[in-house]
The part of an RNA shown here (small-subunit ribosomal RNA, 3' major domain) has 480 nucleotides and comes from a metagenome.
Context: one part of a larger RNA
């Protein structure tokens, strides 16, 4: 300068503290350690590895074993040489891949033809292909992270012999080095903040496939029809919010605290945006790319098997443990998005999973039953009508193929488990907690995972003394 300090002083953050729910006990699902194993491919490791890469391992994926095959190769270009083969169809071995055998005479030009030449293909043979092989401590690029913390910097000038300071400190204030005052500084730049989306308020333009006030017509019943454009809505433009105006308080500067209006107030609410550098952080396994390696294999096909193993331990979660519940009847309201090899409606079968069949729909038009809630009624505190875990049995769907290894349905079983030690974790408002619904991947599906999306919808913040993480002054240092 800087780091560091069981120095100091200030100030921030779901940091603590008030609260609310949870992990940690149980029983499954996942992911990891460990073991095992021919093989359980590889990578990620403290926050910041662990429902992570993986937004879909039955086979494929697949990188890993194990066996069986290939050798200019599954794929790229040149050359050089062999055909009249190749493709295509057969046959025969084999678990496929291979391999052996026969059939078969392309396309285009020249030319009556013969036959010639170009491509294609095929032998053979060179050059090379190819390697998820190894170094992320040889890179690029992409990413997490401290941290959306409020810092990081330079030009000129000035001090210092010089590292370097000044500005960037002070005194106020703010989310914010945000902004005033004031200063040997005086400006800039990257951050901060606006500008971009969404979302909450008018208003104006548009009005179908959305919408129905008023006018008709029809129906059991529906915007179903004629017709509107008010209205709800789409959707694109505009406007709206500035400490703009009042009071108070301040240096009457910056700014705070009330208020009024107003759909919103003091950055209204969320997003995308992440400075200068930090871990030689992570990623040669997306992709790319130096250097070493393989080269009848460390390449390449192909069948099976393994990534799904099970004494163990630890992470993330889903169901529970019950009466603010369970269970049955009845019954009301979404938003978002998704469909053509798709999405399927009314109707038939089936308890059910499903199936038969197919209107309609490249969809504001057709498909996709919202649950929680709410009314009634049973269970009455019991391991129970709570819990659903294993089992066994029948079935059902995709997929060539569900044995190792799929989901899903009925039918019997009915196992821990009575709110969980030490410790720990996430939330501050439409948020927590709770319910249900899309969507990507996808044949199918291990989703209880990711990510969206709407319903119901809280409690609490006195405070900063303590933990923990950060910032700016400051001190101390035998540290760099």
């Nucleotide at each position: 300068u800087g780091a560091c300090g069981g120095g100091g002083a200030c100030c921030c953050g779901c940091a603590c503290a008030a609260g609310c729910g949870g992990u940690g006990g149980a029983g499954u699902a996942u992911g990891u350690g460990g073991c095992u194993u021919a093989a359980u491919u590889c990578g990620a490791u403290g926050c910041a590895a662990c429902g992570c890469g993986a937004a879909g391992a039955a086979c494929c994926u697949u990188a890993c074993c194990u066996g069986g095959g290939c050798u200019u190769g599954a794929c790229a270009u040149g050359c050089a040489u062999c055909g009249c083969u190749a493709a295509u169809c057969g046959c025969g071995u084999g678990a496929a891949a291979g391999c052996g055998c026969g059939u078969g005479a392309g396309u285009g030009g020249a030319g009556c033809a013969a036959u010639c030449c170009a491509c294609a293909c095929u032998u053979u043979g060179c050059a090379c292909a190819g390697g998820u092989g190894c170094u992320g401590c040889a890179u690029g690029g992409c990413u997490g992270u401290c941290g959306u913390c409020a810092g990081c910097u330079c030009g000129u000038g000035u001090c210092g012999u010089g590292a370097g300071a000044u500005g960037u400190u002070g005194g106020g204030u703010u989310a914010a080095g945000u902004c005033c005052c004031g200063c040997a500084a005086c400006g800039a730049g990257c951050g901060c903040a606006a500008c971009c989306c969404c979302u909450g308020c008018a208003u104006u333009u548009a009005g179908u496939u959305g919408c129905c006030a008023g006018c008709g017509g029809a129906u059991c019943a529906u915007g179903c029809c004629g017709g509107g454009g008010a209205c709800u809505c789409u959707a694109a433009a505009u406007g709206g919010a500035c400490u703009g105006c009042c009071u108070a308080g301040a240096u009457c500067a910056a700014c705070u605290a009330g208020g009024a209006g107003g759909a919103a107030g003091g950055u209204g609410g969320g997003g995308a945006c992440g400075a200068c550098g930090u871990c030689a952080a992570g990623u040669c396994a997306g992709u790319a790319u130096g250097g070493c390696c393989c080269u009848u294999a460390c390449c390449c096909c192909c069948a099976g098997g393994g990534c799904u193993g099970c004494a163990c331990a630890c992470g993330u979660a889903c169901u529970a443990c019950a009466a603010u519940g369970g269970c049955c009847a009845g019954u009301a309201c979404a938003g978002a998005g998704u469909g053509a090899a798709c999405c399927g409606a009314u109707c038939c079968c089936g308890c059910g999973a499903g199936g038969g069949g197919g209107a309609g729909g490249a969809a504001a038009u057709c498909c996709c039953g919202a649950a929680a809630a709410c009314u009634g009624g049973c269970c009455u505190c019991a391991a129970u009508u709570c819990g659903g875990a294993u089992u066994g049995g029948a079935g059902g769907c995709u997929g060539c193929a569900a044995c190792u290894c799929g989901c899903c349905u009925c039918c019997a079983u009915g196992a821990a488990g009575c709110c969980g030690g030490a410790a720990u974790c996430g939330c501050u408002a439409g948020u927590a907690a709770u319910g249900g619904c899309g969507c990507a991947u996808c044949a199918g599906c291990u989703a209880c995972g990711g990510u969206g999306c709407c319903g119901u919808g809280a409690a609490u913040a006195c405070g900063u003394u303590c933990c923990c993480g950060g910032g700016u002054c400051u001190u101390g240092u035998a540290c760099a």